[in-house]
Context: one part of a larger RNA
RNA sequence: CUGGGCGUAAAGAGCGCGCAGGCGGCCACCGCAAGUCGGUCGUGAAAUCCCUCGGCUCAACCGGGGGGCGUCGGUCGAUACUGCGGGGCUUGGAAGGCGGUAGGGGGAGAUGGAAUUCCCGGUGUAGUGGUGAAAUGCGUAGAUAUUGGGAGGAACAUCGGUGGCGAAGGCGGCCCCCUGGACCGGUACUGACGCUGAGGCGCGAAAGCGUGGGUAGCAAACGGGAUUAGAUACCCCGGUAGUCCACGCCGUAAACGAUGGGCACUUGGUGUCGCGGGUAUCGACCCCUGCGGUGCCGAAGCUAACGCAUUAAGUGCCCCGCCUGGGGAGUACGGUCGCAAGGCUGAAACUC
Numbered sequence: 001c002u003g004g005g006c007g008u009a010a011a012g013a014g015c016g017c018g019c020a021g022g023c024g025g026c027c028a029c030c031g032c033a034a035g036u037c038g039g040u041c042g043u044g045a046a047a048u049c050c051c052u053c054g055g056c057u058c059a060a061c062c063g064g065g066g067g068g069c070g071u072c073g074g075u076c077g078a079u080a081c082u083g084c085g086g087g088g089c090u091u092g093g094a095a096g097g098c099g100g101u102a103g104g105g106g107g108a109g110a111u112g113g114a115a116u117u118c119c120c121g122g123u124g125u126a127g128u129g130g131u132g133a134a135a136u137g138c139g140u141a142g143a144u145a146u147u148g149g150g151a152g153g154a155a156c157a158u159c160g161g162u163g164g165c166g167a168a169g170g171c172g173g174c175c176c177c178c179u180g181g182a183c184c185g186g187u188a189c190u191g192a193c194g195c196u197g198a199g200g201c202g203c204g205a206a207a208g209c210g211u212g213g214g215u216a217g218c219a220a221a222c223g224g225g226a227u228u229a230g231a232u233a234c235c236c237c238g239g240u241a242g243u244c245c246a247c248g249c250c251g252u253a254a255a256c257g258a259u260g261g262g263c264a265c266u267u268g269g270u271g272u273c274g275c276g277g278g279u280a281u282c283g284a285c286c287c288c289u290g291c292g293g294u295g296c297c298g299a300a301g302c303u304a305a306c307g308c309a310u311u312a313a314g315u316g317c318c319c320c321g322c323c324u325g326g327g328g329a330g331u332a333c334g335g336u337c338g339c340a341a342g343g344c345u346g347a348a349a350c351u352c
Stems, first nucleotide, its partner, number of pairs: 003324004007306002012320001014203004021196003025089003029086004034082002036078007043070001049067007092193001094190001098185004105179003109175001111173001112156001117151007127138002164171002208249006217243002222238004260319006268297011301308002325352003334345004
């Protein structure tokens, strides 16, 4: 430099924003001529290499002739495409404005009921609890059950849905405040302002860490009871970190659709969510249709098969990331980040 690949075989970075870089709509438009193409000149020493002829008996070797050798330089020219400068356009997209809609999108505050537990009082008495069966446990200092009152923490049954929102992680009682995005409608304006994105920056479940608070339930560790040959388990009774809040770290995951992002194109059927148009109506409806989202089934095509199939794994283009036999090993060493745990980067010997 290059090939083939990345749903499940090795391989899509957890997700986003975005500097550089790469790539980029329409016009028979104007200019330049860097890329590109053509002519010509120069140079590319000799040897080596290829062809050919010749000399050593052949060959190696040697000699003659020809060819070849460059992202090369100068010069003249071409202008379709790319590029650069200028002009124009609105079909792309972007930003903004107007009207409307749905939503567990995010942050802060306030508040509600059910339930569990605990505390106080009433009723009441001999058990309760738990299991496959038991026992530990709790209970005559009155438990369990039931009832009245109180405290406190955490989570929000039904609605709830292959339903919604978010870039991902994720988001669910009700109300208010602050705030991001999406979609639909018609319309004016700017005029390619775009796509991707090495580094970088930010976000990032759970567990874990630091400081302070909180602790109802649950519950690693731990104690006890069982089971068992044993039982450092599964089952049972307890129970501390933690789970919750504030602030600061950590930066991982089967972070999964195991499927990077963007644009365009390519038969259909059926459900559902949001908005619009039409038909029609007393109407929740229903029927036809457009745009956006989300499911299922399937044509062509693709695929090793399974399967995917307008939400592509089909057909193409652009950009990024990644893979290159198994083990050794996501280890060692070094670097870097972290309080630590550890993260990121990431080999080799050896071996099959």
Molecule: small-subunit ribosomal RNA, central domain
Organism: uncultured bacterium